This is a predicted structure of a 76-nucleotide RNA (transfer RNA) from a Candidatus Wildermuthbacteria bacterium.
It matches the Rfam family "tRNA". From the family's description: Transfer RNA (tRNA) molecules are approximately 80 nucleotides in length. Gene Ontology term of the family: triplet codon-amino acid adaptor activity.
The prediction has a mean pLDDT of 81.
The RNAcentral record of the sequence draws on ENA.

RNA sequence: GCGGGCGUAGCUUAGUCUGGUUCAAAGCGUCUGAUUGUCAGUCAGAAGAUCGCCGGUCCAAAUCCGGUCGCCCGCG
Numbered sequence: 001g002c003g004g005g006c007g008u009a010g011c012u013u014a015g016u017c018u019g020g021u022u023c024a025a026a027g028c029g030u031c032u033g034a035u036u037g038u039c040a041g042u043c044a045g046a047a048g049a050u051c052g053c054c055g056g057u058c059c060a061a062a063u064c065c066g067g068u069c070g071c072c073c074g075c076g
Stems, first nucleotide, its partner, number of pairs: 001075007010028004020059001030046006052068005
């Protein structure tokens, strides 16, 4: 230099292929309350991601297109 994959709550992932409307889902973790002599556990509830970034297409974009950044793999 060329090709490919990945990037979504604090962490691990789903959703993307086939765009679809309401709060973007789940587990773990965190916070509050109940239970308990305390802790743990259990139960109830809450907060937390404008989907790496910028732009475009569209009535509508995490999803499609272009550019770009980071990580990983391969080729030279």